Source information: This is a predicted structure of a 71-nucleotide RNA (transfer RNA) from a Candidatus Terrybacteria bacterium. It matches the Rfam family "tRNA". By type it is a transfer RNA. The source organism's lineage runs through Bacteria, Bacteria candidate phyla and Candidatus Terryibacteriota. The coordinates come from a structure-prediction model, not an experiment, and the mean pLDDT is 85.
[in-house]
RNA sequence: GGGCCUAUGGUCUAGUGGCAUGACACGUCAUUCGCAUUGACGAGACGGCAGUUCGAUUCUGCCUAGGUCCA
Numbered sequence: 001g002g003g004c005c006u007a008u009g010g011u012c013u014a015g016u017g018g019c020a021u022g023a024c025a026c027g028u029c030a031u032u033c034g035c036a037u038u039g040a041c042g043a044g045a046c047g048g049c050a051g052u053u054c055g056a057u058u059c060u061g062c063c064u065a066g067g068u069c070c071a
Base pairs, nucleotide, nucleotide: 001070002069003068004067005066006065007064010024011023012022018054026042027041028040029039030038047063048062049061050060051059
């Protein structure tokens, strides 16, 4: 330098064009003499810029980062 793959809460993860899923962690409440456990509730995310589309996490291009292969 070139080919391919990947990028979603703090972490891991589901999601083949129309409400973004779940787990752990976190907060509040209940339970307890207290802690833990358990239960209920809550906050929290689509790498960036463009394009296509009525509508993009999803499709396309470029960039960034990581992985892998070739040179």